FMN riboswitch aptamer (RFN element), 197 nucleotides, folded computationally. The sequence was found by an Rfam model in a public genome assembly. Model confidence (mean pLDDT): 77 of 100.
[in-house]
RNA sequence: GCUUACCUUCGGGGCGGGGUGUAAUUCCCCACCGACGGUGAUCGGCCGUUAUGCUACUCGAACAAUGAUGAGAGCAGCGUGCAGCCGUCAGUCCGUGACCCGUCAUCGCUACUUCCGGAACAACCGGUGGGCGUGGUGCGGUGGACCUGGUGAAAAUCCGGGACCGACAGUUAAAGUCUGGAUGGGAGAAGGAAGCG
Numbered sequence: 001g002c003u004u005a006c007c008u009u010c011g012g013g014g015c016g017g018g019g020u021g022u023a024a025u026u027c028c029c030c031a032c033c034g035a036c037g038g039u040g041a042u043c044g045g046c047c048g049u050u051a052u053g054c055u056a057c058u059c060g061a062a063c064a065a066u067g068a069u070g071a072g073a074g075c076a077g078c079g080u081g082c083a084g085c086c087g088u089c090a091g092u093c094c095g096u097g098a099c100c101c102g103u104c105a106u107c108g109c110u111a112c113u114u115c116c117g118g119a120a121c122a123a124c125c126g127g128u129g130g131g132c133g134u135g136g137u138g139c140g141g142u143g144g145a146c147c148u149g150g151u152g153a154a155a156a157u158c159c160g161g162g163a164c165c166g167a168c169a170g171u172u173a174a175a176g177u178c179u180g181g182a183u184g185g186g187a188g189a190a191g192g193a194a195g196c197g
Base pairs, nucleotide, nucleotide: 001196002195003194004193006192007191008190009189010188016030017029018028019027031177032176033166034165035096036095037094038093043087044086045085046084048082050081051080052079053078054077055076057074058073059072091164092163100141101140102139104138105137106136107135108134109133112130113129115127116126117125118124146162147161148160149159150158168180169179170178
């Protein structure tokens, strides 16, 4: 450094003020919030077999002309650029996740049931196939939101301004912010282990 049916830990923020009303953190006015990975002309740091400028020092050239009041070279420091590395940078760009849906795949449980066996009915037991329902996993689907001015070679990301968006269920009244599923799940992050190089 790479790999993995491995282990551990971590892994979401926000209603404050006023109005109306029997009742609203749900309506209205003002306010507040922004998961994960990527990209990114952000910002900061480190660094250099890199370019260039300035300064100091050292060496120092040709002759037709300029040039020793220094051509040119070396070396050091500083500035600027560039390459590399590290950290950081988007709610509205590209993807992901939670919620929800599926007539899909697969696995489990299962009302009921086909057939076979238990020497004959029923019941019961075992096997086998179907199957209402239900749960897990995978796959698929659904799922919100941006304009403008500036800078510039270039802006979806920078700077300024103004906008816009936000699962489901519940509720004395309609919820991004309350309560609940959720002491859950999770994109992923960090560390470890093992194997290989």